Overview:
A computed fold for a 95-nucleotide RNA from a Gemmatimonadales bacterium, annotated as c-di-GMP-I riboswitch aptamer. Its mean pLDDT, the model's own confidence on a scale to 100, is 89. The organism belongs to Gemmatimonadales, within Bacteria. Its Rfam family is "c-di-GMP-I riboswitch aptamer". Rfam describes the family as follows. GEMM was predicted in a large-scale screen for bacterial structured RNA regulatory elements.
């Protein structure tokens, strides 16, 4: 320097829950708290996943009509970096 990752040194970072704030919803954002993590730092480029407000369709209800209400299925540009994997950046220096 690179590979690599120690019963090492100094750290970091925060799962789950539970409070608030935000969102239609996954989700994120703070505060507490630590399951854990050598990148559990950034990046949504690949591949999985999540959620469906509008929207589409189909049913069942109110209804004179217009129209409204529920319920099912489809639907990502939204959303998951602590699901993999790829870029990129990084602290130490033992085998």
């Nucleotide at each position: 320097u690179c590979g690599c990752g120690a019963c090492a040194a100094a750290g970091g970072c925060a799962a789950a829950c539970c409070c608030g704030c935000u969102g239609a919803a996954a989700g994120g954002c703070g505060g507490g708290g630590a399951c854990g993590c050598a990148a559990a730092g950034c990046u949504a480029c690949g591949a999985g996943g999540c959620u469906a407000c509008c929207g589409c369709c189909g049913g069942c209800g109110c209804a004179g009509g217009a129209g409204u209400g529920c319920c099912a299925g489809c639907c990502a540009g939204g959303c998951c970096a602590g699901u993999c994997g790829g870029g990129u950046u990084g602290c130490c220096g033992a085998a």